Annotation:
This is a predicted structure of a 380-nucleotide part of an RNA (small-subunit ribosomal RNA, central domain) from an uncultured bacterium. Model confidence (mean pLDDT): 81 of 100. It matches the Rfam family "Bacterial small subunit ribosomal RNA".
Context: one part of a larger RNA
RNA sequence: CUGGGCGUAAAGGGUUGCGUAGGCGGUUUAUUAAGUCAACACUGAAAUCUCCAUGCUUAACAUGGAACCCGGUCUUGAUACUAGUAAACUUUGAGUCUUGGAGAGGUAACUGGAACUUGCAGUGGAGCGGUGAAAUGCGUUGAGAUUGCAAGGAACACCAAAGGCGUAGGCAGGUUACUGGCCGAGAUCUGACGCUGAUGCACGAAAGCCAGGGGAGCGAAUGGGAUUAGAGACCCCAGUAGUCCUGGCUGUAAACUAUGAACACUAGAUGACUGGCCCACACUUUUUUCUUGCUUGGCAAGAAGAUGGUGCGGGCUGGUUGUCGCAAGCUAACGCGUUAAGUGUUCCGCCUGGGGAGUACGGCCGCAAGGCUAAAACUC
Numbered sequence: 001c002u003g004g005g006c007g008u009a010a011a012g013g014g015u016u017g018c019g020u021a022g023g024c025g026g027u028u029u030a031u032u033a034a035g036u037c038a039a040c041a042c043u044g045a046a047a048u049c050u051c052c053a054u055g056c057u058u059a060a061c062a063u064g065g066a067a068c069c070c071g072g073u074c075u076u077g078a079u080a081c082u083a084g085u086a087a088a089c090u091u092u093g094a095g096u097c098u099u100g101g102a103g104a105g106g107u108a109a110c111u112g113g114a115a116c117u118u119g120c121a122g123u124g125g126a127g128c129g130g131u132g133a134a135a136u137g138c139g140u141u142g143a144g145a146u147u148g149c150a151a152g153g154a155a156c157a158c159c160a161a162a163g164g165c166g167u168a169g170g171c172a173g174g175u176u177a178c179u180g181g182c183c184g185a186g187a188u189c190u191g192a193c194g195c196u197g198a199u200g201c202a203c204g205a206a207a208g209c210c211a212g213g214g215g216a217g218c219g220a221a222u223g224g225g226a227u228u229a230g231a232g233a234c235c236c237c238a239g240u241a242g243u244c245c246u247g248g249c250u251g252u253a254a255a256c257u258a259u260g261a262a263c264a265c266u267a268g269a270u271g272a273c274u275g276g277c278c279c280a281c282a283c284u285u286u287u288u289u290c291u292u293g294c295u296u297g298g299c300a301a302g303a304a305g306a307u308g309g310u311g312c313g314g315g316c317u318g319g320u321u322g323u324c325g326c327a328a329g330c331u332a333a334c335g336c337g338u339u340a341a342g343u344g345u346u347c348c349g350c351c352u353g354g355g356g357a358g359u360a361c362g363g364c365c366g367c368a369a370g371g372c373u374a375a376a377a378c379u380c
Base pairs, nucleotide, nucleotide: 004351005350006349007334008333012348014203016202017201018200022196023195024194026089027088028087029086030085031084032083034082035081036078037077038076039075041073042072043071050066051065052064053063054062055061093193094190095189097186098185099184100183101182105179106178107177108176109175110174111173112156116152117151118150119149120148121147122146123145127138128137164171165170208249209248210247211246212245213244217243218242222238223237224236225235260347261346262345263344264343265342268324269323270322271321272320273319274318275317276316277315278314279313281311282310283309284308286306287305288304289303290302291301292300293299294298329336330335353380354379355378362373363372364371365370
């Protein structure tokens, strides 16, 4: 290289986004003939290998012939496909436009109530707290309980859901400002502008680090009390870093759907969220016509029609998100099954027995912690 694989056996990068090179790429026409195909010519040493024949008594061996050397180069042609060049597509991929819709998407500022802790004040007077049981601890310098006031920090009960949004990480009290993406309907415009994406850039939970703030609750470390043979733990009482904010770093997770991205195709059933169209019913806005009554200016009531809105139900259709499924198919099995692990195409990443080891050494990055890249000896 060929070949086989990557949900759980080794293996999908956090690939999460953007995107360079590269690889691959919609429809039509003309042309070139690079790939491709055909023919011819030259070449592809001999030996070896294979087949046939012959010669040593046979064989090995030897000799002759054929085949092979699956290749290379030149020339002449073919033009379906790929490719190059030129022109077009009014379009189906991709984008744009108009108009609606849903949403914890993001950033910043302001703000609310419950709870908690602390302080002050009032009432009150002996316990409180904690556990399997206790003790450490708090309390007559008045705790716990209860009432009022004040301060502070963090998180947002109910709504709330197998619900929604986001590329992933992730996102939840409320309001405002700015802002990203998605979906539907209509159809205006561009005219292949596309897919993937090594290197790269950006993002990236928690913990951790640096500087400055903040610190209610919780709480590594630490101290004490228990338990125990011991207890460096589980339980209890305290409690520092941290958790929070601002700026910078770190760059890892069971970063999981353990399932890379894009496109196309292949039975169904049943939910959820959110749009569009149609039908029926109810309520309602505006308006037209007709009938009846009356004080004949008009008003009131009823019926029919048109129009806009809301609600509920049904049908069709789009997007997203679930469940079931011996439909088929796939799978070692489990299971997957239009959200594929089915059937195909394109591109990227990764795997090659267990341990040694995601380690050593070297390099790069980092303030450090450490991260990324990544062996071998030896051993089973």